A computed fold for a 66-nucleotide RNA from a marine eukaryotic metagenome, annotated as transfer RNA. Its Rfam family is "tRNA". Rfam describes the family as follows. Transfer RNA (tRNA) molecules are approximately 80 nucleotides in length. The RNAcentral record of the sequence draws on MGnify.
[in-house]
RNA sequence: GGGAGUAACAUAAUGGUAAUGUGUCUGCCUUCCAAGCAGAGGAUGAGGGUUCGAUUCCCUUCUCCC
Numbered sequence: 001g002g003g004a005g006u007a008a009c010a011u012a013a014u015g016g017u018a019a020u021g022u023g024u025c026u027g028c029c030u031u032c033c034a035a036g037c038a039g040a041g042g043a044u045g046a047g048g049g050u051u052c053g054a055u056u057c058c059c060u061u062c063u064c065c066c
Stems, first nucleotide, its partner, number of pairs: 001066005008022004016052001024040005045061005
C1' cells in the first nucleotide's frame, strides 16, 4: 500500500423489511432411529460522519491475509 470481517459454520445482499444452505430446537410422520415435511430462534468487528433512510458511501480504530 491492497484485500477481507454479516447467525454455530459456509456464503448472498452496490442506499429502501438483512437472504440462502448446513447445523440447533419444536412439531408431523415412523413401533423406534434415520430420511422426509412444516415451523421457530439466532447475525452486519467497534466508534463516528453523510443521508428521510447505511451491510452498502466517507473517516478513525481492532483483527486476519497478501